[in-house]
Predicted 3D model of a 102-nucleotide RNA (Guanidine-I riboswitch aptamer) from a Syntrophomonadaceae bacterium.
Its mean pLDDT, the model's own confidence on a scale to 100, is 86.
Its Rfam family is "Guanidine-I riboswitch aptamer". About the family: This family represents a conserved RNA structure found upstream of the ykkC and yxkD genes in Bacillus subtilis and related genes in other bacteria. The function of this family is unclear although it has been suggested that it may function to switch on efflux pumps and detoxification systems in response to harmful environmental molecules.
């Protein structure tokens, strides 16, 4: 100079949009409560999606001991652009620790 590895789940949070709740708002309808149709996510809300470089737990790995168990370790992870995927849609999701730099 090249090159590999950097484990899975789960429950969260930071962000994420708008299907359905709701909430606003027009029209329509009903004596009336109250019901429909649209349109709003520049709506601080619920369901919902959701981190490799956020949290927490669990398995899974490795070592070591006084062992059907215990412990102890599982590091690091700056910057920057484009693209594609999801039967609601968007993203810090996934493709991707990619790819361009350092």
């Nucleotide at each position: 100079c090249g090159g590999a590895a950097g484990u899975g789940u789960g429950c969260c949070u930071a962000g994420g949009g708008u299907u359905c709740c709701g909430c606003a708002u027009a029209c329509c309808u009903u004596c009336a409560g109250g019901g429909g149709u649209g349109u709003g996510g520049a709506c601080c809300g619920g369901u919902c999606c959701g981190a490799g470089u956020g949290g927490c737990a669990c398995a899974g790995g490795u070592g070591c001991c006084u062992a059907u168990g215990g412990c102890a370790c599982u590091a690091c992870a700056c910057c920057g652009g484009a693209g594609g995927g999801a039967a609601a849609a968007a993203a810090g999701c996934c493709c991707a620790g990619g790819c361009g730099g350092g």